RNA sequence: CGAGUCGGCCGGGUGAUCGCGGCGGCUGCCGAUGGCAGCAGUCGAGGAAAGUCCGGCCUCCACAGGGCAAGGUGGUGGGUAACGCCCACCCGGGGUGACCCGCGGGACAGUGCCACAGAGAGCAGACCGCCCCGAGGGAUCGGGGCAAGGGUGAAACGGCGGUGUAAGAGACCACCAGCGCCGCAGGUGACUGCGGCGGCUCGGCAAACCCCACCUGGAGCAAGGUCAAGAGGGCCGGUUCGCCGGCCUGUGCGGACGGGCGGCCCGCCCGAUGUCCGCAGGUAGACCGCACCAGGCUGCUGGCAACAGCAGUCGCAGAUGGAUGAUCACCGGCCAGUUCGCUGGCCACAGAAGCCGGCUUACAGGCCGACUCGUCCC
Numbered sequence: 001c002g003a004g005u006c007g008g009c010c011g012g013g014u015g016a017u018c019g020c021g022g023c024g025g026c027u028g029c030c031g032a033u034g035g036c037a038g039c040a041g042u043c044g045a046g047g048a049a050a051g052u053c054c055g056g057c058c059u060c061c062a063c064a065g066g067g068c069a070a071g072g073u074g075g076u077g078g079g080u081a082a083c084g085c086c087c088a089c090c091c092g093g094g095g096u097g098a099c100c101c102g103c104g105g106g107a108c109a110g111u112g113c114c115a116c117a118g119a120g121a122g123c124a125g126a127c128c129g130c131c132c133c134g135a136g137g138g139a140u141c142g143g144g145g146c147a148a149g150g151g152u153g154a155a156a157c158g159g160c161g162g163u164g165u166a167a168g169a170g171a172c173c174a175c176c177a178g179c180g181c182c183g184c185a186g187g188u189g190a191c192u193g194c195g196g197c198g199g200c201u202c203g204g205c206a207a208a209c210c211c212c213a214c215c216u217g218g219a220g221c222a223a224g225g226u227c228a229a230g231a232g233g234g235c236c237g238g239u240u241c242g243c244c245g246g247c248c249u250g251u252g253c254g255g256a257c258g259g260g261c262g263g264c265c266c267g268c269c270c271g272a273u274g275u276c277c278g279c280a281g282g283u284a285g286a287c288c289g290c291a292c293c294a295g296g297c298u299g300c301u302g303g304c305a306a307c308a309g310c311a312g313u314c315g316c317a318g319a320u321g322g323a324u325g326a327u328c329a330c331c332g333g334c335c336a337g338u339u340c341g342c343u344g345g346c347c348a349c350a351g352a353a354g355c356c357g358g359c360u361u362a363c364a365g366g367c368c369g370a371c372u373c374g375u376c377c378c
Stems, first nucleotide, its partner, number of pairs: 001374010012331007020044004025039006046349001050360002053358005058220004065266004070216005075089005090104001091102004105211002110209002112205003127150002129146007158176002161173003177201001179198008224288004232249007252279006258270004293315001295314008332347006
């Protein structure tokens, strides 16, 4: 200098004028636990607020158990409130490497699939062939042995070199690989390394059903509470056709003995002045929940790390037809042109709605750090 890998951060700023929402204060008025108006102060959208994919907090069912079924996760050890998340490591694969990827337990519990080609694709197999014997003038035919060579295929029941054989073959031998057993060493562990013995070698797919291990009540802030408000039907009469008055019935009317606990069973609980189901009518207003908590930042200690502990410091939106806007000027960044004075254009993804921890997706441009490889110079 070039190429790459991993991690972190910013993502518009300043000023002026007008205009928004919350909270506190002051002043004034009123119908006065409140309301209205004005003034000043202070705070006021995100790294993803998005997707709604996971995990929780919280609320109710509800006093809240057991089992089946169903669903989720899947190497080991740690972190965390918890997780399907994060960290470190192991094994396998990719890459020269930094690093990246993994639906990572089990195929010897069972079932199932492996098209086509091929002799044969789970205990399989003889197409071309090799060897021996016999018949025949010859082509060829019959019997026996072989699975080493060739072919088919994604994959053919170990590899290589020998012994041996009629020809072969783990039939046997040496060296490898794999599998099983035993021992030693290292590691918390998954595993790794070394040595010995042995039959001779017993496919793949579970991201197929399944088996094993571990985990799981259900609904959800439109959860759930408080206050206020509100009432049906029949008959008669009147009517300005909007409705009004009177009477009858009436915990509005009818029905049932049940109802609740995601599906099923057991079990438990509530209930006859009650509860449940169906129909009809009324209400849709105000307030709480609603932000101080697994909180943010800084430093120290421990740890490879994720993170934990301690100390200090800060309070950072709470709307509800739903708050952040508009205008001007300057600055910042990027792109193009340039007579080097400057000119023009552009500035991403995108708005909280109960809260938090993650994952995933989108993102113009810019900054910082560490590491790897290549080239050159000293």
Molecule: Bacterial RNase P class A
Organism: Actinomycetales bacterium